[in-house]
RNA sequence: GGGGCUAUAGCUCAGUUGGUAGAGCGCAACACUGGCAGUGUUGAAGUCGGCGGUUCGAAUCCGCCUAGCUCCACCA
Numbered sequence: 001g002g003g004g005c006u007a008u009a010g011c012u013c014a015g016u017u018g019g020u021a022g023a024g025c026g027c028a029a030c031a032c033u034g035g036c037a038g039u040g041u042u043g044a045a046g047u048c049g050g051c052g053g054u055u056c057g058a059a060u061c062c063g064c065c066u067a068g069c070u071c072c073a074c075c076a
Base pairs, nucleotide, nucleotide: 001072002071003070004069005068006067007066010025011024012023013022019056027043028042029041030040031039032038049065050064051063052062053061
């Protein structure tokens, strides 16, 4: 320098053919319990890596950029 993959909640990850952003764990409140633990119910938490474009509508399609992983090439 070139190719591929990845980036979504605090963490690990889903998200179909473009049409209301989700699960598990964790966290908070409440209930059960003498208390802890545990279980249950409810809830909070996201500008979907960044900037543009296409579209009535973009996590999803296109371009550029950033970061990580990986392969190839180059130098030695």